Record summary
A computed fold for a 350-nucleotide part of an RNA from a metagenome, annotated as small-subunit ribosomal RNA, central domain.

[in-house]
Context: one part of a larger RNA
């Protein structure tokens, strides 16, 4: 290769939008391109395989069948599949009531607590730890009282509570602004999925250019612990954490579970929503849409365990995997400002 497979054994791309491709709903008509049937050409000899013959047999030979799974080319079918022309309304959207939300990005503004400064009170310890010590303090510290200064981060609320594609998002308000939800059914009339290439988002940490810099804190210094202790403990403390713009594209970027449509017992809790019942209400019950947990069964699985948020049945469409190290190394290329990242081997060797 076929084939198997991808939660934890090797295997979902960090997410998204969308090119090209591949796949696609009812329903009528036409085409017949693919499909399917029939003819006819062709599919060289040999050889291989059936029958039959010739060397005394057999190996060889010859003679004849039948194949040769393909291609041409013609004539027919018309279920599906393409195509072309028409229609529908459930997929899909728009539009139109309506409630939810740390969803995004700009501006304001708030109080609580760290630190710092300034003045008052006030006296000798303040801090630290397993015990200690460096530290800090009679130049008045720690504690308190008042004003002040400047940064971060938002206690309670808070929730297997929300929202966002994912990363991720929590004081207050105002601007701009993006999605999903329900309801009812106007409109459009398959406009759908998915999606190599590409294109943008992407935590922390790094990087550039000015800002900022309260607290914490890599490196660094000092103190202890120890046999040392380049470490945990402690005192301090710089890059950095914060903001702008540009840049880097990784990650246990996880649900370790790629998307999309159907389907397939229940049963309890919560969150947005709509209907009904009973009620004067508040409430309560019941049904029904979308999300978020838990417990289960049929199946499923190598076991854990999954079970309408499937890893159960299945269709599509994409990405990866194919013993362990060597190696996510090396080389080439591609991309960065540079760290590096993308892509990605082999010799050996078990």
């Nucleotide at each position: 290769c076929u084939g198997g497979g991808c939660g934890u054994a090797a295997a979902g791309g960090g997410c998204g939008c969308g090119u090209a491709g591949g796949c696609g709903g009812c329903c009528u008509a036409g085409u017949a391109a693919g499909u399917c049937a029939g003819a006819u050409g062709u599919g060289a000899a040999a050889a291989g395989u059936g029958a039959g013959g010739g060397c005394u047999c057999a190996a060889c030979c010859c003679u004849u069948a039948g194949a040769g799974u393909g291609c041409a080319u013609c004539u027919g079918a018309u279920a599906c599949u393409g195509c072309u022309a028409g229609g529908c309304u459930u997929g899909a959207g728009u539009a139109c009531a309506g409630a939810a939300g740390a969803g995004g990005a700009a501006a304001g503004c708030g109080g609580a607590a760290u630190u710092c400064c300034u003045a008052g009170u006030g006296u000798a310890g303040c801090g630290g730890u397993g015990a200690a010590a460096u530290g800090c303090g009679u130049a008045g510290a720690u504690a308190u009282u008042a004003g002040g200064a400047g940064g971060a981060a938002c206690a309670c609320c808070a929730g297997u509570g929300g929202c966002g594609a994912a990363g991720g998002c929590g004081g207050c308000u105002u601007u701009c602004u993006g999605g999903g939800c329900u309801g009812a059914a106007a409109c459009u009339g398959a406009c759908g999925c998915u999606g190599a290439g590409g294109c943008g988002c992407g935590a922390a940490a790094g990087c550039g250019u000015g800002g900022g810099g309260a607290g914490c804190a890599a490196a660094c210094a000092g103190g202890a612990u120890u046999a040392g202790a380049u470490a945990c403990c402690c005192u301090g403390g710089u890059a950095g954490u914060c903001c702008a713009c540009g840049c880097c594209g990784u990650a246990a970027a996880c649900g370790a579970u790629g998307g999309g449509u159907a389907c397939u017992a229940g049963g309890u809790g919560u969150c947005g929503g709509g209907g009904g019942u009973a009620u004067c209400g508040a409430u309560a019950c019941c049904c029904u849409c979308g999300g978020u947990g838990c417990c289960g069964g049929a199946g499923u699985a190598a076991a854990c365990a999954c079970a309408a948020u499937a890893a159960g049945u299945a269709c599509c469409c994409c990405g990866c995997c194919u013993g362990g190290g060597g190696a996510g190394u090396a080389c080439g290329a591609u991309u960065g400002c540079a760290a590096g990242a993308u892509u990605g081997a082999a010799a050996c060797u078990c």
The full RNA is in RNAcentral, with records from SILVA.